Description:
Model confidence (mean pLDDT): 83 of 100. A computed fold for a 702-nucleotide part of an RNA from Candidatus Nomurabacteria bacterium RIFCSPHIGHO2_01_FULL_41_71, annotated as large-subunit ribosomal RNA, domain II. Lineage of the source: Bacteria > Bacteria candidate phyla > Candidatus Nomuraibacteriota. RNAcentral holds the full RNA, with entries from ENA and SILVA. Rfam family: Bacterial large subunit ribosomal RNA. Rfam links the family to the GO terms structural constituent of ribosome and ribosome.
[in-house]
Context: one part of a larger RNA
Order: sequence, then C1' cells, then structure tokens
RNA sequence: GCCAACGAGUUUAUGCAUGUUGCUGGCUAAGCUGACUAAAACAGUGGAGCCAAAGGGAAACCGAGUGUGAAUAGCGCGCAAUUGGUAAUAUGCAUAAGACCCGAAGCCAGGUGAGCUUGCCAUGAGCAGGAUGAAGUAGGUCGAAAGACUUAUGGAGGUCCGAACGGGUAGAUCGUACAACGUCUUCCGAUGACUUGUGGUAAGGAGUGAAAAGCUAAUCGAACCUGGUAAUAGCUGGUUCUCUCCGAAAUAGCUUUAGGGCUAGCGUCAAGUAUUUUCUCUGGGGGUAGAGCACUGGAAGGUUCGGACAGGCCGAAAGGUCGCUGAACCUAUCAAACUCCGAAUACCAGAGAUAUUAAUUUGGCAGUUACACCGUGGGGGCGAAGCUCCACUGGUGAAAAGGGAAACAGCCCGGAUCUCUAUAUAAGGUCCCUAAAUUCAUGCUAAGUGUAAAACAAGAAGGUAAAGUUUCUUAAACAAUGAGGAGGUUGGCCCAGAAGCAGCCAUCCUUUAAAGAUAGCGUAACAGCUCACUCAUCUAGAGAUUUUGCGUCGAAAAUAAUUGGGGCUAAGCAUGGUACCGAAUGUGAGGGUGGGUCGCCGUCGCGUAAGCUAUGGCGGGCCGCGGUAGGAGAGUGUUCCGCUCUGCGAUGAAGUGGGACCCGUGAGGGCCCAUGGAGCGUGCGGAAGCAAAAAUGUUGGC
Repeated sequence: GCCAACGAGUUUAUGCAUGUUGCUGGCUAAGCUGACUAAAACAGUGGAGCCAAAGGGAAACCGAGUGUGAAUAGCGCGCAAUUGGUAAUAUGCAUAAGACCCGAAGCCAGGUGAGCUUGCCAUGAGCAGGAUGAAGUAGGUCGAAAGACUUAUGGAGGUCCGAACGGGUAGAUCGUACAACGUCUUCCGAUGACUUGUGGUAAGGAGUGAAAAGCUAAUCGAACCUGGUAAUAGCUGGUUCUCUCCGAAAUAGCUUUAGGGCUAGCGUCAAGUAUUUUCUCUGGGGGUAGAGCACUGGAAGGUUCGGACAGGCCGAAAGGUCGCUGAACCUAUCAAACUCCGAAUACCAGAGAUAUUAAUUUGGCAGUUACACCGUGGGGGCGAAGCUCCACUGGUGAAAAGGGAAACAGCCCGGAUCUCUAUAUAAGGUCCCUAAAUUCAUGCUAAGUGUAAAACAAGAAGGUAAAGUUUCUUAAACAAUGAGGAGGUUGGCCCAGAAGCAGCCAUCCUUUAAAGAUAGCGUAACAGCUCACUCAUCUAGAGAUUUUGCGUCGAAAAUAAUUGGGGCUAAGCAUGGUACCGAAUGUGAGGGUGGGUCGCCGUCGCGUAAGCUAUGGCGGGCCGCGGUAGGAGAGUGUUCCGCUCUGCGAUGAAGUGGGACCCGUGAGGGCCCAUGGAGCGUGCGGAAGCAAAAAUGUUGGC
C1' cells in the first nucleotide's frame, strides 16, 4: 500500500415545542395482592401527591382585581376578547451526567526497582619490558668548623617511553548497520585521585553527583507499574443509505475577548395578520457631487494709501531707491473641518396598479461572526502593492457548472429538472491548427510596427498621410547651369603689417541689369575662392509655419524562445455594412417532480335539498426545480420481536460467483445460470449494538 472484519449523536431523569392517542377535570407514585412464579413483564389495588380551573404583591394579605400611593388619581401586571386541560407516547432541542468517537503534555495516591549507572563500605585480584636516577649511606679531596665537591652505592616519583588493562583525540567506514553508538587507522593514561571481581548500602521532590540538571535498568528539568480515569482539550482529525423543497454567514454590540462565546442580523419549518412588501405617480426636508468666492481662511500678479524706521546702497541734508510689513481696490484662483448656491440617487408620507414579488408577528430548529477579488466613492501608503481600512447590506466567487479571456475561484456572456446527431442567438469570433467571410466599401501603416489584457519617458529626425494659415510665382517663381559681382578706396584710426574679412569708429557717394565700406573660407599682409545682389537659359509650381493619424530612434539579461502556435503586408490599424459560427441561454419535441389554480370522479362530517368544510385520484393551461453550512419532507436496506400468508425449501433455504434480462428518479428490488447443502421469506406493526472510503483508525491476511 491493497483486501476483509470491527469502528462514532446513545441511555436515564427533568423541561420546552410539535404530532398522535385516551379521558373531560386528567394522572396515579412508592408500597401491597394475583396465576406453575424466583426475576422481568402483565393485571388489580393504592388519590399520598402533581398539573389545571385567578391573579397581584418581597410579604402579611386582598381578590377580577391587585401592587405602588395620602388618594376613589395615574401607572405596572392581570380580568375581559383570545387560548381548552391532563396523562401517555413519538420526534426535535436543551440541562445534568464520559454524553458523537479517537487523541495529549500533565496532576495525585499506593507500590516496584542501585543485576545498568553514581557515591560509599567490606573483602580479594591485576599492572610485560625499558628509561631517568631524589633522599640516605660509604670512600676520597678540601676546610678550623659549618659544610662543599667528587666517585661509588642506593632506588624515590599523582616521573618518562611502551604492551596487558582502562579511556575515547582526529579521520575514514557503517548509517533498512555486525552494532538502538559498532569497526579500522590514529591518539591519551598506564604505581595511581589507577583498574577490576564478589558481597553489601543510599530512591522518586527522593537518592547519588571532582557539578554535565549528569546518572538512578536502551526511560530523567522529576524513574517505572497500577489506580483516581472514559482526567481535561474554547484545539486537530474522523463521523457510514437514497431522493425531493428551500437555502445562509464571514456583520453589529458585549466579552482576561479577538481562530471561543452570548444576543441581534441573515436561513428554514409551522401557525397567524393582512396589502403592510414591490412598482408607478404626487408631495416633502436636506447641504453631498458639482459650482462659487457673498462669509472664514490660503495663495499669485498689479495699482493706491500707510507703518516701522530695525536694515542695505546713494546723499551734507531734505530725501531717493531696494527690502520688510498692513489695509483697500482690480485681475486670475484654492478649501474635509469655507458656502451667496446646488443636483442625481437615497430617505419619509400619500394615492394608484399588478401579482404564487413578497412583507410582518409569534413559536420550533439552526448555521454563521478567518472572507476573496472586481467596479464606484473615500481614509492610510508613494493618487506603490495580488497592500491595508471603511462605504455602496453594488457584482461575482465562497455555495455556480456551461461558453469566451491560449492555460486562468473573484473579469465578460449566461444561472445546469431529465432526454434529443432539432433550431435562433449572447459574449467572443470567421487563413490553417479550430466551428464560421481568404466578406464588401473607404483610407492608413512598411516598422513584422502590429496580429497579446496592461505598460515603456524626457528627448531626436526633410519617415509617411491628412487638415489649415501664410509668402513668392507665365510681368517666369524655387532649384540647376552660363555670366557679372565694379569705381572713389588700401574708408578713418590702430598697427611691424591691418588692403571688405585681429580690433575700435563711421557705414557714404558714383557707374549700373546688379554688386554690403562686405555673410564665410583664405594670406605675414596682399593675392585667391565663394555669398548676398543682377542678367540670361530653362520651365510650373516653390517655400515657411501650425495641428492631427500611423510609423522610426531613444529601448540592455541570461533556451533561437515566442501574437496560444503556424504563419500573415493583411490574416495589421481606423471607420462603416452584410452574412455566418458560437453556450448546459431562448425556442421546438417528449418525460419527471414542487406549488397554487380550474375541471371531472370518489370519500368523511353537517344539511330535507341547494350547498359548505376536510380529504384522495385523474386531467388542462400557469409559475418553478444550480447549491456549501443548515432547516424541512418522503423513502430504501440490515438484525431481532408479534401477528399474518394454515407462505417457500433436499424436485435444493441462506450465503457466494456471474448475467448482454425486467422494475424503480434513486437507495434498491426481482428473474436466470453456477456453486452451496439447511434453513428462509411476504404483508402489517414494533424495537434497535441499523448502513463505512477516509479518523498518521484497530485486528488479521497478502
């Protein structure tokens, strides 16, 4: 991991609600009696007691009233109208209990452990070999002596090297191991605070500890075993058959409260009320959006009049000027805590309309109180965040499948009762992948820009297209080509030089078709080459500027690495049109089911009858049938019990394996074949150890 079996809302008491049954005031409890009767069960007895028939008050007490109060007032709770009561039983829920099941770490009590390990006690045992050579002693030498030196001897030491023995430094190995700490190499101690055998001794808030909270039997910041014990768990996990109807919440207040509760809100079921709900119209109040500057304030420019003279500059001074500051006016403005104004919505009221749109009251039962994104209006943040906090009780998800967005809870379209190889559409699409236009018209783009939702700036450019404004132009424009571009004069000054062209000043006149006391290059200075300007040739448009569309550069990241891809010059972009495709949407055809309504048929009760109330079946059109938590309803199956079929069964029960058959929306029920070999079912009721895929579930098997 798989298979099988087992595995979780139970029981008692009390209370509330709903249904059913008995009685009409209801019911007995304990106890006792009874038959073959010991228990259980049943029948009888037992009226003690409980509930109801009256409430109010703390109570005394009073009583359809009573309490408060001085009150005959007012007010509160009652009476009246309304509602039957009681006992049993079923179901739902609550409370007390283990209380749906499994799960702690822990706390306490009584015991068991020192054969592991820690310390201590008693009694034993062990330590190859080698090295070093303390004291002491003896001889010698020296010395007055104390003593010193030297040679021998001697054999000390928590001495040295190194086996046994004890340890466990570093690395490797092992790491479903040889091993729940080993093995190999290396390393430390190795006559000592050494190692070790046997026996004894100290223990659970206690021992022991050269102290690490170490060790106390693979267990230690409080051992192990049993019990209290089903400890407690606002926490996690799990909780077993089917179908039908409806269907939430993630908010508010309080909370030693924030992942838990209680009440309200929102769901469901029952019973009632009644047009209250919804929509339209009419009438209201408002101070938001916007707007504005009339107030309160902010802030820019201007004009005028002041203030202080504290200041800078000028001036002998008067004063001037700059700056500072106040007020008024003009121009253009800003504001959540400004308003002379002022919507849309929303809210309140009235009238009307429609309809199985609902609303609301009382009661039973809940769940929810971690929300997410999108849009809009705002606060915080950086007018950041798939950020955070509110509002619109907006939308969707949650609890919603289908189509589109390549893929994609929250976006767009649209809400799946079932069946259909029917049909029309939505969003979105129509070259191929891929259903449908290689569609029509007019333009744009040349960048593969683009074909992707979103995003890429400042800046740069005779890219290209369009729309304006304006200048020149057959009296010839713009460009190109040919020619001229002169004289006074090298203007004056300055300068080594300065001749159009280093610099300063002036910038005239003449000849002309035209030609600057020169717009540039150039020279040491001249020279030289162009330009402005003019003529000729040529020929029809040429220039400046503004706005807009689509493009270009700016533009750098790790696969060649991406419009979903191929690819595309449209199959891109813009505007307009016509077709078509496209969903679980709409429509068509045929079924099922919930609801109310109408018709027919039947039944109970009332009634002479007509008819009315309740209820069952069939049919017609009508409105519905996504769904988590959750509420409500109807069923299936298992085991046992009672009655029943005076049922089935060796001519084969249950169980097991199989089937392409039949019935049921389904849980399931039949039928047939095989196996099996002795019990089992139908109908109507009753009672539960009543349904398995999950719980790191338990046990067994593989």